[in-house]
Predicted 3D model of a 96-nucleotide RNA (Bacterial small signal recognition particle RNA) from an Actinomycetales bacterium.
The source organism's lineage runs through Bacteria, Bacillati, Actinomycetota, Actinomycetes and Actinomycetales.
The sequence was found by an Rfam model in a public genome assembly.
Its mean pLDDT, the model's own confidence on a scale to 100, is 82.
Its Rfam family is "Bacterial small signal recognition particle RNA". Rfam's curators write: The signal recognition particle (SRP) is a universally conserved ribonucleoprotein involved in the co-translational targeting of proteins to membranes. It is annotated as a non-coding RNA gene.
RNA sequence: CCCGACCCCCCGUGCGGCGUCAUCGCGUGAACCUCCCCAGGGCCGGAAGGCAGCAAGGAUAAGCGCGCUCUGGCGGGUGCGCGGGGGGUCCCGUUC
Numbered sequence: 001c002c003c004g005a006c007c008c009c010c011c012g013u014g015c016g017g018c019g020u021c022a023u024c025g026c027g028u029g030a031a032c033c034u035c036c037c038c039a040g041g042g043c044c045g046g047a048a049g050g051c052a053g054c055a056a057g058g059a060u061a062a063g064c065g066c067g068c069u070c071u072g073g074c075g076g077g078u079g080c081g082c083g084g085g086g087g088g089u090c091c092c093g094u095u096c
Base pairs, nucleotide, nucleotide: 001093004090005089006088007087008086009085010084011083012082013081014080015079016078018075019074020073021072022071024067025066026065027064028063034059035058036057042051043050044049
């Protein structure tokens, strides 16, 4: 120095698993400063009617709770592979 074997380190990469967050689903959720519908009452009108509109009711917003199936992000005393690089040891042979 060549082949081979073993060990360690570094880089890249693939597929899983765990935890968490978001999305998503369900529920809840506004006296008024959201919407719909507006009893009563109020206003306009000779009248017919109309207007604004509180409470109640309904739907939702922010928020909160539950759920994790899919999707995405993040994390590590996570698992198993692949490719490349570096170092060390041993052995056969060769050279000095």